[in-house]
RNA sequence: CAAGUAUAAGGCCAAAUUAUCUGCGAGGAUAAGGCGGAAAGCUACAGAUCUCUUUGAGAUGGCUGAGUUGCAUAC
Numbered sequence: 001c002a003a004g005u006a007u008a009a010g011g012c013c014a015a016a017u018u019a020u021c022u023g024c025g026a027g028g029a030u031a032a033g034g035c036g037g038a039a040a041g042c043u044a045c046a047g048a049u050c051u052c053u054u055u056g057a058g059a060u061g062g063c064u065g066a067g068u069u070g071c072a073u074a075c
Stems, first nucleotide, its partner, number of pairs: 004075004012037002017032006035062001041068003045065003048060005
């Protein structure tokens, strides 16, 4: 320096729910909250699920795969 596995001290993200705003809707944003996570960072490429003004458009990356970036300790 690179890869793999395990762990989570210090830290990080953050479910459900509640309040406000926003969207036709699925949803999204902020604050509280903490189920969980070791990429629960990012990407909508493929599958899957969901929504609608339905032969198309959109949402979900904390559904699965894939791509890409990053981090502490030990082996």